RNAcentral holds the full RNA, with entries from ENA. The part of an RNA shown here (large-subunit ribosomal RNA, domain IV) has 338 nucleotides and comes from a Candidatus Omnitrophota bacterium.
Context: one part of a larger RNA
RNA sequence: UCCUUGCUAAGGAACUCGGCAAUCUAGCCCCGUACGUUUGCAAGAAGGGGUGCCCUGGUGUAACAAUCAGGGUCGCAGUGAAAUGGCUUCUGGGACUGUUUAGCAAAAACACAGGUCGCUGCUAAACUCGUAAGAGGAUGUAUAGCGACUGAGACCUGCCCAAUGCUGGAAGGUUAAGGGAAGAGGUUAGCUCCGUAAGGGGCGAAGCUUAGAACCGAAGCCCCAGUGAAUGGCGGCCGUAACUAUAACGGUCCUAAGGUAGCGAAAUUCCUAGUCGGGUAAGUUCCGACCCGCACGAAUGGUAUAACCAUAGAAGCGCUGUCUCAGCGAGGAUCCCG
Numbered sequence: 001u002c003c004u005u006g007c008u009a010a011g012g013a014a015c016u017c018g019g020c021a022a023u024c025u026a027g028c029c030c031c032g033u034a035c036g037u038u039u040g041c042a043a044g045a046a047g048g049g050g051u052g053c054c055c056u057g058g059u060g061u062a063a064c065a066a067u068c069a070g071g072g073u074c075g076c077a078g079u080g081a082a083a084u085g086g087c088u089u090c091u092g093g094g095a096c097u098g099u100u101u102a103g104c105a106a107a108a109a110c111a112c113a114g115g116u117c118g119c120u121g122c123u124a125a126a127c128u129c130g131u132a133a134g135a136g137g138a139u140g141u142a143u144a145g146c147g148a149c150u151g152a153g154a155c156c157u158g159c160c161c162a163a164u165g166c167u168g169g170a171a172g173g174u175u176a177a178g179g180g181a182a183g184a185g186g187u188u189a190g191c192u193c194c195g196u197a198a199g200g201g202g203c204g205a206a207g208c209u210u211a212g213a214a215c216c217g218a219a220g221c222c223c224c225a226g227u228g229a230a231u232g233g234c235g236g237c238c239g240u241a242a243c244u245a246u247a248a249c250g251g252u253c254c255u256a257a258g259g260u261a262g263c264g265a266a267a268u269u270c271c272u273a274g275u276c277g278g279g280u281a282a283g284u285u286c287c288g289a290c291c292c293g294c295a296c297g298a299a300u301g302g303u304a305u306a307a308c309c310a311u312a313g314a315a316g317c318g319c320u321g322u323c324u325c326a327g328c329g330a331g332g333a334u335c336c337c338g
Stems, first nucleotide, its partner, number of pairs: 001333008010324002014322001019319001027051005036041001038152001052073008074078001086317007093309002098110002114150007127136003154303003158234003163231002165227005172222003178216002184210004190203005235253005262296001263293001274290005
C1' cells in the first nucleotide's frame, strides 16, 4: 500500500450522476391503523406497548401442555447468540403470476386472460411438413381448428374507399397456348426466249416445304362496386366584435377526407432551463396548471385506474464513516530479514 472486517467525538447526505455502499429496522403477543379501491385489498399501512427467571392462585388436562391474574427477583441489555421487514408521499410505464439476451441488458421488451377481424362444412377442413407415400391438425368438427392485430377490468374507439391490398361482379376493351387459314416465299416435272454450242433468262402444275394476316381463344389487367380492430391518410391563405387583444363569424383555394372524444413542453416539445404556481435559503430534474401539439390521438388502440413490480424519476422521516476528515483495531496479501 491492497483485500476482508470491527469501532468511532460533533455533525448527519454537506458525498455522489444517483443515499451507490453500509447502517437503521427485524421474531412472537397486545393495542392501533389513513388516502384510495375493481370491496378482494391497501395492511405487517403508519404508530405505540410487552418479552428473562422464580413463586402463588384461577381456567384447563387423566397428567402434562397451553392460557390468565398477582407477587418476587437479576443484568447495561431478556426474539440477551445466530438467523431475522427501514418507513412514507407524488409521478411515468406495464394490469397482474410468469418469460427473456447460458457468458456486459430482467426491462417499459415477450407472454398472458380478455377483445376484434379473416380463413375453414370435413370420404380428402383450412393450414403445416414432405418429391411422394404419408404425417400433424384430430381419434377434433364452427362453443372447433388455423392465421393476423390488440393486450385484465372501466369509459370509449370519430372522418376518408382517391391510392395500395382484399372480396364480389361481369357488359365492354386488351389478351397466351391453341384453333384458323387468306395471300406470299422456296423447290421443280414441264413450257418458253436468247445462244452454233457450252450455257443463260423468264413462266411454272402437282407434291413437299417455309414463315404466316384476318377471325375465334380463358384467367389476369383495364373496368364497376364493397371493405379500415385491411396497408394507410386525416389542409392552406385572407378578413372580421364599440379600448386593445382575440375571433364565435365571413370569403377563397385545394382535397378521398381535412384530426372528433380524450390527452398534451409528454418515455413524444426543436426553440426550451417555454410561462405561471408548489416544494428548497437556492431546483436544467420533480409535482400541478396553461396550450403556438417543430412532430399526441383513438385495437401500429385513446384516456383514467385499485392491486402488483430486484421497473424509471422526484420528495420527506428515520438512520448512518457516503461525506466534513480522518483515526484506532483484527485477519490475510505484497515487501524485507532469518
Lineage of the source: Bacteria > Pseudomonadati > Candidatus Omnitrophota. Rfam family: Bacterial large subunit ribosomal RNA. Gene Ontology terms of the family: ribosome and structural constituent of ribosome.